[in-house]
Order: sequence, then structure tokens, then C1' cells
RNA sequence: GGGCCAGUAGUUCAGUGGUAGAACGUCGGUCUCCAAAACCGAAUGCCGUGGGUUCAAAUCCUGCCUGGCCCGCCA
Repeated sequence: GGGCCAGUAGUUCAGUGGUAGAACGUCGGUCUCCAAAACCGAAUGCCGUGGGUUCAAAUCCUGCCUGGCCCGCCA
């Protein structure tokens, strides 16, 4: 330098055009002498970032950034 993959809640991930979810964690409650477990409830997102397409974009196109893998070049 070239190619491919990934970036979504605190963490791990789902969602492949119709306006964002699960599990775990966190917080509160029930229960308990207290705690754990169990059960009930709640909060939390610039969907990496800029632009484009569209009535509508996490999703399609594109520049850039970050991480990973492969190939090449120089020494």
C1' cells in the first nucleotide's frame, strides 16, 4: 500500500428499510433476624463519525476513524 470482517445499553449480543430489543449486570421492592436465592418493577442508547439515497436508514451507497485477520512492498 491492497483486500476482508467488526463497531448497537455498563458487558456479551440480536435486529438486513417502517422509527431499537434480549440476557447478564446495576438500582428499588417483596421475602428473610440479616444476606443469598427466587419473584416483581425501574433506569440507561448521538446504533463509531461526516455526507448521500428514500416519505422513512442501525439496516442501502460513500469519505473518514478505531480494532482484528490475510496478502504485498521496502529494509
Predicted 3D model of a 75-nucleotide RNA (transfer RNA) from a bacterium. The coordinates come from a structure-prediction model, not an experiment, and the mean pLDDT is 80. Rfam family: tRNA. Rfam classes the family as a transfer RNA.